[in-house]
RNA sequence: UGCACGAACGGGCAAACCAGUCGAAAGGCUGGGGCGCAAAACUAAAGGGCCUUAACCACCGAGAGGUGGAAAGGCAGCCAGUUGCCGAA
Repeated sequence: UGCACGAACGGGCAAACCAGUCGAAAGGCUGGGGCGCAAAACUAAAGGGCCUUAACCACCGAGAGGUGGAAAGGCAGCCAGUUGCCGAA
C1' cells in the first nucleotide's frame, strides 16, 4: 500500500409517525422525529424483483363501475452493480 474484516476515533444517514406541499396513485420534497444502517453513498430498459393506474385501447354493464392489455410513473432502507471514510484484533 492492497485485499479481507469491523473494535475504536471522528463523524454520517434517517424508518414508522406528525405537519405542510407536489402527484390520479405508488411515491417525492421540506420541517420535526429516530426504527435502524459499515456503505441506509451513487446507479431505475442501459441486471433482476416489487408497487401504482389518471389518461389510452379492448371486453362486460342501462349506468355507476369492473376486468384485462399496452404504456407511463415510482421503490436503491428488496437483491444487485459501481465507488468510498477510518484502521485495532
Predicted 3D model of an 89-nucleotide RNA (c-di-GMP-I riboswitch aptamer) from Singulisphaera sp. GP187.
The prediction has a mean pLDDT of 87.
The organism belongs to Singulisphaera, within Bacteria.
The model forms 95% of the base pairs in the Rfam consensus.
It was read from a public genome assembly, where an Rfam model found it.